Annotation:
Model confidence (mean pLDDT): 83 of 100. This is a predicted structure of a 72-nucleotide RNA (transfer RNA) from a Candidatus Staskawiczbacteria bacterium. Its Rfam family is "tRNA". Lineage of the source: Bacteria > Bacteria candidate phyla > Candidatus Staskawicziibacteriota.
């Protein structure tokens, strides 16, 4: 230099046009003589950035950024 993959909650990941979710973690309460395990509830996201298509974009298209891989 060229090609490809990935980017979504603190972490690991689903979701492939129509209200953004799970597990673990975190907080509160319950429960226990106490701790752990357990039960119930809650908070936490401009879906990497910008533009385009569309009535509507996390999802489709383009550019850029970051990480990883391959080729030279």
């Nucleotide at each position: 230099g060229c090609c490809g993959a990935u980017g979504u909650a603190g972490u690991u990941c689903a979701g492939u046009g129509g209200c953004a979710g799970a597990a673990c973690g975190c907080c509160a309460u319950c429960a226990u003589g106490g701790u752990a395990a357990g039960a119930u509830g809650g908070a936490a996201g401009u879906c990497g950035a910008g533009a385009g298509u569309u009535c509507a974009a996390u999802u489709c298209u383009c550019u850029c950024c970051a990480u990883c891989g391959g080729c030279u």